[in-house]
The RNA shown here (Glycine riboswitch aptamer) has 100 nucleotides and comes from a Gracilibacteraceae bacterium.
Its mean pLDDT, the model's own confidence on a scale to 100, is 83.
RNA sequence: GUGAUGGCUUUCGGGAGAGACCAAACUUGGCGCCGAAGGGGCAAGUCAUAAAAAUAGCUUUACGACGAAGCUCUCAGGCAAAAGGACCGAUUGCCGGACG
Numbered sequence: 001g002u003g004a005u006g007g008c009u010u011u012c013g014g015g016a017g018a019g020a021c022c023a024a025a026c027u028u029g030g031c032g033c034c035g036a037a038g039g040g041g042c043a044a045g046u047c048a049u050a051a052a053a054a055u056a057g058c059u060u061u062a063c064g065a066c067g068a069a070g071c072u073c074u075c076a077g078g079c080a081a082a083a084g085g086a087c088c089g090a091u092u093g094c095c096g097g098a099c100g
Stems, first nucleotide, its partner, number of pairs: 001099001006095003011090004019031001021030004032079003038075001039073003045066003049062004
């Protein structure tokens, strides 16, 4: 510094799926479904402990911890429109400081 990746944030745009179901009555219940708010779960691998072999390491077994998602579960949420909506693009401000 006319400042990269990245992070938070403002605003705008795009943004899927599944019953405008039934019954009571103004909010519940029932049946059938969806997954992309949020939330739960875990593979490889890593680490620790114990044992065996070895006796420096290394290896094997058992248990435990960490461990991702557009995967999975459907708790929550959703199943006309509206709202919401992971994510993507643009954008405002700030942090930061690769680099010159």